């Protein structure tokens, strides 16, 4: 150079065939506690790697690109 998988929260990964983006940890608060952890309430956190294209709607489809892991020369 060729070919395939993946890429969603701070981290692991969910999202059945296109139809409100969520789960566990982990973080903040508040309960208890001398006081801390575990428990238990409750809360924050996302341009779904980027760009474009279909469609009434796209994490999903398609095209470039990019970052990455396997493959083959």
């Nucleotide at each position: 150079g060729g070919g395939a998988g993946c890429g969603u929260a701070a981290c692991u990964c969910a999202a059945c065939u296109g139809g409100c983006a969520g789960a566990g940890u982990g973080c903040c608060u508040g309960u208890a506690u001398c006081a801390u952890a575990a428990g238990c309430a409750g809360g924050a956190a996302g341009u779904u790697g980027g760009a474009g294209g279909u469609u009434c709607g796209a994490g999903u489809c398609c095209u470039c690109c990019c970052g990455u892991u396997c493959u083959c020369a």

Background: A computed fold for a 73-nucleotide RNA from an Abditibacteriaceae bacterium, annotated as transfer RNA. The source organism's lineage runs through Bacteria, Pseudomonadati, Abditibacteriota, Abditibacteriales and Abditibacteriaceae. RNAcentral holds the sequence, with entries from ENA. The prediction has a mean pLDDT of 81. Its Rfam family is "tRNA". The family's RNA type in Rfam is transfer RNA.